[in-house]
RNA sequence: GUUGAAAUAGCUCAAUGGUAGAGCAAAGGACUGAAGAUCCUUAAAUUAUCAGUUCAAUUCUGAUUUUCAACA
Numbered sequence: 001g002u003u004g005a006a007a008u009a010g011c012u013c014a015a016u017g018g019u020a021g022a023g024c025a026a027a028g029g030a031c032u033g034a035a036g037a038u039c040c041u042u043a044a045a046u047u048a049u050c051a052g053u054u055c056a057a058u059u060c061u062g063a064u065u066u067u068c069a070a071c072a
Stems, first nucleotide, its partner, number of pairs: 001071007010024004018055001026042005048064005
């Protein structure tokens, strides 16, 4: 330089046009002599950025940024 893939909660990942979710982690409570485990509850996301299409975009299109892989 070319091609492809990825970017969503603190972390790892879902969600293929119609209410953004799960596990782990965090906070509070129950239980326990105490702790762990278990159970209940709660909070946490301008879906990388900017535009476009659409009644409606995490999802489709374009550009940009970053990361990874392959080729050279």